[in-house]
Context: one part of a larger RNA
RNA sequence: GCCAACGAGUUUCCGUACAUGGCUUGUCUAAGAGGUUUACGCCUCGGAGGCAUAGCGAAAGCGAGUGUUAAAAGCGCGAAUUUGGCUGUGUGCGGAAGACCCGAAGCCAAGCGAGCUUGCCAUGGCCAGGAUGAAAUCUCGUGAAAACGAGAUGGAGGUCCGAACCCGUGAGCCGUACAAUACUCUGGGAUGAGCUGUGGCAAGAAGUGAAAAGCUAAUCGAGCUUGGUAAUAGCUGGUUCUCCCCGAAAUAGCUUUGGGGCUAGCGUCUUGUUAUUUUUUCCGGGGGUAGAGCACUAGAUAGUCUAUCGUGGUUUUUUACCAGGUAGACUAACUAAACUCCGAAUACCGGAAAAUAAAGCAAGGCAGUCAGACUAUGGGGGCUAAGCUCCAUAGUCAAAAGGGAAACAGCCCAGAUCUUCAUCUAAGGUCCCUAAAUUUGAGCUAAGUGCUUUAAAGGAAGUAGAAUUCCUUUGAUAGUUAGGAGGUUAGCUCAGAGGCAGCUAUCCUUUAAAAAGUGCGUAACAGCUUACUAGCUAAGGGAUUCUGCGCCGAAGAUUCAUGGGGCUAAAGCUCAAUACCGAAGAUAAGAUUGUCCUGAUUUUUUGCAGGACGAGGUAGGGGAGCGUCCUUCAUCUAGCGAAGGUAAACCGUGAGGUUUGCUGGAAGAUGGAGGAGUGAGAAUGUUGGC
Numbered sequence: 001g002c003c004a005a006c007g008a009g010u011u012u013c014c015g016u017a018c019a020u021g022g023c024u025u026g027u028c029u030a031a032g033a034g035g036u037u038u039a040c041g042c043c044u045c046g047g048a049g050g051c052a053u054a055g056c057g058a059a060a061g062c063g064a065g066u067g068u069u070a071a072a073a074g075c076g077c078g079a080a081u082u083u084g085g086c087u088g089u090g091u092g093c094g095g096a097a098g099a100c101c102c103g104a105a106g107c108c109a110a111g112c113g114a115g116c117u118u119g120c121c122a123u124g125g126c127c128a129g130g131a132u133g134a135a136a137u138c139u140c141g142u143g144a145a146a147a148c149g150a151g152a153u154g155g156a157g158g159u160c161c162g163a164a165c166c167c168g169u170g171a172g173c174c175g176u177a178c179a180a181u182a183c184u185c186u187g188g189g190a191u192g193a194g195c196u197g198u199g200g201c202a203a204g205a206a207g208u209g210a211a212a213a214g215c216u217a218a219u220c221g222a223g224c225u226u227g228g229u230a231a232u233a234g235c236u237g238g239u240u241c242u243c244c245c246c247g248a249a250a251u252a253g254c255u256u257u258g259g260g261g262c263u264a265g266c267g268u269c270u271u272g273u274u275a276u277u278u279u280u281u282c283c284g285g286g287g288g289u290a291g292a293g294c295a296c297u298a299g300a301u302a303g304u305c306u307a308u309c310g311u312g313g314u315u316u317u318u319u320a321c322c323a324g325g326u327a328g329a330c331u332a333a334c335u336a337a338a339c340u341c342c343g344a345a346u347a348c349c350g351g352a353a354a355a356u357a358a359a360g361c362a363a364g365g366c367a368g369u370c371a372g373a374c375u376a377u378g379g380g381g382g383c384u385a386a387g388c389u390c391c392a393u394a395g396u397c398a399a400a401a402g403g404g405a406a407a408c409a410g411c412c413c414a415g416a417u418c419u420u421c422a423u424c425u426a427a428g429g430u431c432c433c434u435a436a437a438u439u440u441g442a443g444c445u446a447a448g449u450g451c452u453u454u455a456a457a458g459g460a461a462g463u464a465g466a467a468u469u470c471c472u473u474u475g476a477u478a479g480u481u482a483g484g485a486g487g488u489u490a491g492c493u494c495a496g497a498g499g500c501a502g503c504u505a506u507c508c509u510u511u512a513a514a515a516a517g518u519g520c521g522u523a524a525c526a527g528c529u530u531a532c533u534a535g536c537u538a539a540g541g542g543a544u545u546c547u548g549c550g551c552c553g554a555a556g557a558u559u560c561a562u563g564g565g566g567c568u569a570a571a572g573c574u575c576a577a578u579a580c581c582g583a584a585g586a587u588a589a590g591a592u593u594g595u596c597c598u599g600a601u602u603u604u605u606u607g608c609a610g611g612a613c614g615a616g617g618u619a620g621g622g623g624a625g626c627g628u629c630c631u632u633c634a635u636c637u638a639g640c641g642a643a644g645g646u647a648a649a650c651c652g653u654g655a656g657g658u659u660u661g662c663u664g665g666a667a668g669a670u671g672g673a674g675g676a677g678u679g680a681g682a683a684u685g686u687u688g689g690c
Stems, first nucleotide, its partner, number of pairs: 001690006011097014026051003032045005055062002065077004100238002103235001107228006118202009127192001129161003132157001136153007165189003170185003204220001206216003241625006251264005265369002267366007277357001278355008291342001292340002297336003301332009311323004372397010402413003417591004422587003428581003431565003437578001439577006450567002458552002462549010479536005485509003490504003515530001519528002592615008626679001628676010644663008
């Protein structure tokens, strides 16, 4: 991992609702007794007692009343009205119990442990070899002596080196190991607070501890075993057959509350009730949002005037002028969630009319839900960031399959009862992949722009269209030929400054025209060129603004990426048109089923025929069934072959059922009634097998 078996809402009592019995001249018996039966049981006694028949009051108590109170007042709860009452059975739910099943870490009690390990006690044992050389003593020397020096003897030490022994420093190796801590190399102690044998003592809130909360039998911030015990678990996991009808919530308030609960909201079922429900139009309402505005409040810009302040600047002091501060008024143009002289659309409330459908409301039984997600719109927070967060309104998902968006819960279209090799459409599409137009008409784009997601500021004789304006056969613009001069090298500055480093001025003359000079250039000149003018040529040229589609701006990691191929008067973009494809949508033909209505039949139930409206579905509510085991009654089958096993065929919407063949070898089935250890694929489920 697979297979098989086992494996989870049960039982008792109490309460409550519904269904269905019995009695009602209220109802039911309990223990117990008697009878009967093999026994569980059944029958008969048994009214003790319970509930009901009267309430009110804390109570005494009174009583259709009673309590409050001074009260015959008021008020509360009752009576009258009206209804029912008791007791079985079944089902749903609640309470007390282990209470659907499995699951803690833990708490307490009583015992068992010091053969591991910690400390201690008693009694034994062990420590190769080598080194160092304390005290002390002796001899010699010095000394008055104490003492000192030298040599020899001596053999001290939690002394040194290093085996046994004890330990475990670093690394390797091992790491389903040789081993639940080992092995190899290396290392520390090795006469000591040393190591060790045997026997003994100390234990669970206790021991022992050269102290690490270490150790106390591979277990220690409280050992192990059993019991209390099915501890508790607002937590996780699991919870077993079928079909049919309806069908949520992820919100509010409160909560030592926030991943839990209670009440309400939203679901379902039963009973009742009526026109209360929904939508549209019209009529009548209140409002202070969007917008707008500046009349208030607050902010903020410019100017003028007035009052006032004194600072700065100019000026010959005064004076005068300029700049400025504060406050107010006026003018102009503004801003506001906590401004409003104004003010919608929607929404909401009431009334009337109409329409469509099947809601609405009340009481009661049973729930689930309290983590929501995205999209669009209006906002708060954030950075007008987030697949962000918090509200509001709507949709979808959740609990919704189908078609489209290449793929893609939340986007677009559309809501799947079943069957059909039928028809029409939606969104979206129609060159090929790929169903359907290489469709029609008019334009645009040349960038593969684009072809189902987005590119900015900025830049440019891209190209198409529109508008305004200027020049132009009295000849424009471009091109070409010629001129482009004189005073003068203007003055200043400067080494120089001659149109052309810089500063100032920018005149006059000759002219068809020519700047005290547009740009190159020179050291400065020179030289080239432009403005300007004439000739030649011959018909359009210049400037500005707006718009469509394009260009640059434009950098990413496997494959370059409209989904790919590929596409250029298009298979791109814009406008217009027709046809077709396209879904579980609609329609057609049939079938099943729910609710309601009608019809005839019928003692009722039921079934039959017709019609209308329905049949996606998680949590959840309701209804109808299938199957297993056992008991009992009735009817049956079976050695001429039961159950079980196996294979096939058939029947039923399904759970399932029937028949036949083979196997098997002794029990089994159907109908009625009753009772449950009654249905497995999941629980790191349990046991067995492979």